Source information
The part of an RNA shown here (large-subunit ribosomal RNA, domain VI) has 251 nucleotides and comes from Parabacteroides pacaensis. It matches the Rfam family "Bacterial large subunit ribosomal RNA". The full RNA is in RNAcentral, with records from SILVA. Model confidence (mean pLDDT): 88 of 100. Taxonomically the source falls in Parabacteroides (Bacteria, Bacteroidota, Bacteroidales, Tannerellaceae).
Context: one part of a larger RNA
RNA sequence: CGCAGGAGAUUUGCGAGGGACUGACACUAGUACGAGAGGACCGUGUUGGACAGACCACUGGUAAACCGGUUGUUCCGCCAGGAGCACCGCCGGGUAUCUAAGUCUGGAAGGGAUAAGUGCUGAAAGCAUCUAAGUACGAAGCCCACCUCAAGAUUAGAUCUCCCUUUAAGGGUGGUUGUAGACUACGACCUAGAUAGGCUACAGGUGUAAAGGCAGUAAUGUCACAGCCGAGUAGUACUAAUUGCCCGAGA
Numbered sequence: 001c002g003c004a005g006g007a008g009a010u011u012u013g014c015g016a017g018g019g020a021c022u023g024a025c026a027c028u029a030g031u032a033c034g035a036g037a038g039g040a041c042c043g044u045g046u047u048g049g050a051c052a053g054a055c056c057a058c059u060g061g062u063a064a065a066c067c068g069g070u071u072g073u074u075c076c077g078c079c080a081g082g083a084g085c086a087c088c089g090c091c092g093g094g095u096a097u098c099u100a101a102g103u104c105u106g107g108a109a110g111g112g113a114u115a116a117g118u119g120c121u122g123a124a125a126g127c128a129u130c131u132a133a134g135u136a137c138g139a140a141g142c143c144c145a146c147c148u149c150a151a152g153a154u155u156a157g158a159u160c161u162c163c164c165u166u167u168a169a170g171g172g173u174g175g176u177u178g179u180a181g182a183c184u185a186c187g188a189c190c191u192a193g194a195u196a197g198g199c200u201a202c203a204g205g206u207g208u209a210a211a212g213g214c215a216g217u218a219a220u221g222u223c224a225c226a227g228c229c230g231a232g233u234a235g236u237a238c239u240a241a242u243u244g245c246c247c248g249a250g251a
Stems, first nucleotide, its partner, number of pairs: 001152001005163007015149004021049007033038001051106005059100003066093005071086006110144003117137004170247004174190005195240003198236005204229003212223004
């Protein structure tokens, strides 16, 4: 820009893409078969491999703005307690997140038309013949079926609702943002409000803070599951989402 008014939703599916893999074991059955040795088809079940998709409850990894321990040195006048630097100084843990080595799921079943092949009926050719007319089966393959996209499918589809004669329905701009994200886009919210921050509570992490009391000559222990804390879950208008402006309907 188009889809012959303008919008907001929900869709059909022309068509396109993806997937499609495979082992072992058990039962049937030591059956059929075979002198024996051996040893099935068909059918059923169980469990794997590789691959693919999704997820983070579990097991782990990650987590340099979380917690603790500790070495050297400089500084905060000194002690105590801290801060800077030293690969994040080093070390031990670790929430959210992201993640695999973790967890779950998938390949199927079924239908249609067929290939090689197997037939039925059947002439040409009194017989025979699956084929010439007719007709039935038959594959991991083909078309559906399964998953995803999909009306610029210009053949531009369908359904529902709204706006209707003054700037309407609606959209944009702006802001707080995240389940989204390079930007854009997409989603949530904008005071008739829980969108983000703060605060409070809880979960979770670390592991029992400082100061003081008590016990001990002291190291230390204890009062104390303490203190501190990023992203988590709720609650709460304290802070910030103010007011507006623009676009936008009948050839």